[in-house]
Context: one part of a larger RNA
RNA sequence: UGGCGGGGGAGCACCACAAGGGGUGGAUGCUGCGGUUUAAUUGAAUUCAACGUCAGAAAUAUUACCUGGAGCGACGGCAGGAUGAAGGCCAGACUAAAGAUCUUGCCUUACGAGCCGAGAGGUGGUGCAUGGUGACCGUCAGCUCGUGCUGUGAAGUGUCCGGUUAAGUCCGGGAACGAGCGAGACCUUCGCUGACAGUUGCAACCGGUGCAGAGAUGCGCCGGGCACUCUGUUGGGACCGCCUCCGUUUAAGGAGGAGGAAGGAGAAGGCGACGAUACGUCAGUAUGCCCCGAAUCUCCAGGGCUACACGCGGCAUACAGAGGCUGCUACAAUGGGCUGCGACCCCGAAAGGGGAAGCCAAUCCCCCAAAAGCAGUCAAAGUUCGGAUUGAGGGCUGGAACUCGCCCUCAUGAAGCUGGAAUCCCUAGUAAUCGCUUGUCACUAACGAGCGGUGAAUGUGUCCCCGCUCCUUGCACA
Numbered sequence: 001u002g003g004c005g006g007g008g009g010a011g012c013a014c015c016a017c018a019a020g021g022g023g024u025g026g027a028u029g030c031u032g033c034g035g036u037u038u039a040a041u042u043g044a045a046u047u048c049a050a051c052g053u054c055a056g057a058a059a060u061a062u063u064a065c066c067u068g069g070a071g072c073g074a075c076g077g078c079a080g081g082a083u084g085a086a087g088g089c090c091a092g093a094c095u096a097a098a099g100a101u102c103u104u105g106c107c108u109u110a111c112g113a114g115c116c117g118a119g120a121g122g123u124g125g126u127g128c129a130u131g132g133u134g135a136c137c138g139u140c141a142g143c144u145c146g147u148g149c150u151g152u153g154a155a156g157u158g159u160c161c162g163g164u165u166a167a168g169u170c171c172g173g174g175a176a177c178g179a180g181c182g183a184g185a186c187c188u189u190c191g192c193u194g195a196c197a198g199u200u201g202c203a204a205c206c207g208g209u210g211c212a213g214a215g216a217u218g219c220g221c222c223g224g225g226c227a228c229u230c231u232g233u234u235g236g237g238a239c240c241g242c243c244u245c246c247g248u249u250u251a252a253g254g255a256g257g258a259g260g261a262a263g264g265a266g267a268a269g270g271c272g273a274c275g276a277u278a279c280g281u282c283a284g285u286a287u288g289c290c291c292c293g294a295a296u297c298u299c300c301a302g303g304g305c306u307a308c309a310c311g312c313g314g315c316a317u318a319c320a321g322a323g324g325c326u327g328c329u330a331c332a333a334u335g336g337g338c339u340g341c342g343a344c345c346c347c348g349a350a351a352g353g354g355g356a357a358g359c360c361a362a363u364c365c366c367c368c369a370a371a372a373g374c375a376g377u378c379a380a381a382g383u384u385c386g387g388a389u390u391g392a393g394g395g396c397u398g399g400a401a402c403u404c405g406c407c408c409u410c411a412u413g414a415a416g417c418u419g420g421a422a423u424c425c426c427u428a429g430u431a432a433u434c435g436c437u438u439g440u441c442a443c444u445a446a447c448g449a450g451c452g453g454u455g456a457a458u459g460u461g462u463c464c465c466c467g468c469u470c471c472u473u474g475c476a477c478a
Base pairs, nucleotide, nucleotide: 001478002477003475004474005473007472008471009470010469011468012467016462017461020426021425022424023423024422027317028316029315030314031313032312033311034310035308036307043054044053065303066302067301068300069299070298071297075117076116077115078114080111087107088106089105091103092102093101121292122291124290125289126288130286132281133280134279135277137275142181143180144179145178146177147176148157149156150155160173161172162171163170186270187269188268189267190266192236193235194234195233196232197231198230201226202225205224206223207222208221209220210219211218212217239263242257243256244255245254246253319419323378324377325376326375327374328373329372335366336365337364340359341358344355345354346353347352385416390411391410392409393408394407395406396405432454433453434452435451436450437449438448439447
């Protein structure tokens, strides 16, 4: 100087507690991992920070694994070669299929994998040889430098103390004075508003007009229009600026209030210091070294990655009446669309099928959101709860759904009556709940990434538990 302490002090955080809300742990299913099994069940990741992770939803391909079959040597040297090298081919045999090989020949005409070296290639090894990149400490507030001063020196001071802050944030003091990286500022989105712009968006107003209707009025169309909504570009707006109190008379700042769309960082995100973890990744790519090199390379067919006594993680659906079922009626946003999205019509009970307009998109389509509301019914039961499993019939994608896809209809109707010890997430448009879009994608979403609808309870504290930061102290540690 660091590190550590079941030493002390100060401060902080729903990856801590407290006060609350909802789960997980019990059931069934999906998915990942371990284990076991297997010809193979390819490999990586293993506390937080592996386990719906490698955008990793594998029918083939992917694919790296297994079984079987086949193919490939730039360049150089040595054997061989016009007494025909290498290559190609009908038929037959072998075969899953193959002039791959074999039998019999034919065509072409100069090179040649039999050997040695050397390559191409390698998802072969080493992430403990590396680059790059990522995770985590870190939702942290620290890490340093120049000059000066102190100390023989390692080093210290600054960076400490008193306040304060989300913050080494700022104020005051002090042998320190300044500065850099980080924090902040900055950038993006959302919330209020001005100006500009007006089609594919809008529809207040004006004019014309069609249909229905007795009329009131309703549904359109056309021409003006850009007021409003919206879309987009560029500005404004928030600063403890104003008032009261507190803060040592002050300061930094704190509590309350006014005004305001918004108030004390307005909300959410991007951006992640010096470094530590020999953290992850040689299987994204790059790359040193080692290895394989006619096989550890390349292609093809089939299988496997989907196995199943069992253990663990993550999720989905439930166990019901704040609910299930039936009918009717509403209200979104983000997105996506060319060998694509497909209105509309017809067929079908449905999945779906046959035609087919429009749209390369503020124009057309996906696109009827669901929870909700209204009416009816069920009446506490393993049920009109729950839907696993299985049988039958049908549909779609694809070359092909047996191993091993998804959907529809009928039938079947399992476990499950709220879950032990333990454990996770969350402070507001949040949790919870409801659906929708999209990525992957020929087909397939209980996953990821987003979007909107409905919309709480309880803190406004503390350091008791788990941790983090700073100061201080002890040390058989470096």
A computed fold for a 478-nucleotide part of an RNA from a Candidatus Micrarchaeota archaeon, annotated as small-subunit ribosomal RNA, 3' major domain. The coordinates come from a structure-prediction model, not an experiment, and the mean pLDDT is 81. Taxonomically the source falls in Microcaldota (Archaea, Nanobdellati).